[in-house]
RNA sequence: GGCCUUAUCGUCUAACGGUUAGGACACUUGCUUCUCAAGCAAGUAAUCCGGGUUCGAUUCCCGGUAAGGUCA
Numbered sequence: 001g002g003c004c005u006u007a008u009c010g011u012c013u014a015a016c017g018g019u020u021a022g023g024a025c026a027c028u029u030g031c032u033u034c035u036c037a038a039g040c041a042a043g044u045a046a047u048c049c050g051g052g053u054u055c056g057a058u059u060c061c062c063g064g065u066a067a068g069g070u071c072a
Stems, first nucleotide, its partner, number of pairs: 001071007010025004018055001027043005048064005
């Protein structure tokens, strides 16, 4: 350098083009306990960047960035 794949809460991971963007762990608050842990309830928090298509884009298309794979 060519080709292929991937990018979503702090972490991991879902999501027929119409979802309140869901779940687990973590975190915060409350309940419980003499205390801690465990348990229960509630809460905070996310679509890599820029365009395009569409009534509507996390999803499809183009470019970029980053990571991985492969060939040279």
Predicted 3D model of a 72-nucleotide RNA (transfer RNA) from a bacterium. It was read from a public genome assembly. The prediction has a mean pLDDT of 80. Rfam family: tRNA. Rfam describes the family as follows. Transfer RNA (tRNA) molecules are approximately 80 nucleotides in length. Rfam classes the family as a transfer RNA. Its family is annotated with triplet codon-amino acid adaptor activity in the Gene Ontology.